[in-house]
Transfer RNA from a Candidatus Saccharimonadota bacterium, 74 nucleotides, folded computationally.
It matches the Rfam family "tRNA". Rfam classes the family as a transfer RNA.
The sequence was found in a public genome assembly.
RNA sequence: GGGCGCUUAGCUCAGUUGGCUAGAGCAUCUGCUUUACACGCAGAGGGUCGGGGGUUCGAGUCCCUCAGCGCCCA
Numbered sequence: 001g002g003g004c005g006c007u008u009a010g011c012u013c014a015g016u017u018g019g020c021u022a023g024a025g026c027a028u029c030u031g032c033u034u035u036a037c038a039c040g041c042a043g044a045g046g047g048u049c050g051g052g053g054g055u056u057c058g059a060g061u062c063c064c065u066c067a068g069c070g071c072c073c074a
Base pairs, nucleotide, nucleotide: 001073002072003071004070005069006068007067010026011025012024013023019057028044029043030042031041032040050066051065052064053063054062
């Protein structure tokens, strides 16, 4: 220098041929339970979906660009 892939909650990830309100597990917090803790049960908070722009009535999803990380080629 060229090519490919990934980036969604504090962590690990799902979400796929664009459709209404963005989810799960773990973690955190609250309540129940216990003498107390743990386990268990119930509930809650937490995300402008890596940044910016575009297409569309509508974008996590499609297009362009930038950034970070990884792999391959030279």
Its mean pLDDT, the model's own confidence on a scale to 100, is 80.